The RNA shown here (transfer RNA) has 80 nucleotides and comes from Alkalinema sp. RL_2_19. Rfam family: tRNA. Rfam links the family to the GO term triplet codon-amino acid adaptor activity.
[in-house]
């Protein structure tokens, strides 16, 4: 050097045909339960100057993009 294939909170992983980003489950935090703690319930949990802004990083299409086009960056896997 060519092919394909993924990149979404601390993590793993969801979002149908382009229509509310962050369901769920783990991890953190707070409380109840206990003599104490484990287990278990129950609440919260992305970031903000509260107006917004946030899916690897930059640009396009589109009323409207995490999802569809193109450049690049890392990671995997094939092939030379």
């Nucleotide at each position: 050097g060519g092919g394909c294939g993924a990149g979404u909170g601390g993590u793993g992983g969801a979002a149908u045909u382009g229509g509310u980003a962050g369901a769920c489950g783990c991890g953190c935090c707070g409380c109840a339960c206990u003599c104490a703690a484990a287990a278990u319930g129950c609440g919260g949990u992305c970031c903000u100057u509260c107006g917004g802004g946030g899916u690897g990083c930059g640009a396009g299409u589109u009323c409207g993009a995490g999802u569809c086009u193109c450049g690049c960056c890392u990671c995997g896997c094939c092939c030379a």